[in-house]
């Protein structure tokens, strides 16, 4: 450096509940643990969701989601080459 993930030390935290913010999707904090070897970070490509315009469709604009997929980037430990 590459590939792999089984132990140890750790990390993180789904659904749900409470509070706050938001038109909303959803976010933050606390509780709580379904899970995760990148479930660390990044909205770059796609997907999905919200919202406005539009004429009903298509379209356009803004927003959300990284625990939807891909990509980029950073990283603990162990094994193999």
């Nucleotide at each position: 450096a590459u590939c792999c993930g089984u132990a140890a030390a750790g990390g993180u935290a789904a659904a749900c509940c409470c509070a706050u913010c938001g038109c909303a999707a959803g976010a933050u904090g606390g509780g709580g643990g379904c899970g995760c070897a990148a479930a660390g970070u990044c909205a770059u490509g796609g997907g999905u969701c919200c919202c406005g315009c539009u004429a009903u469709a298509a379209g356009c604009a803004g927003g959300a989601u990284c625990g939807c997929c891909a990509g980029a980037u950073u990283g603990c430990c162990g094994g193999a080459u």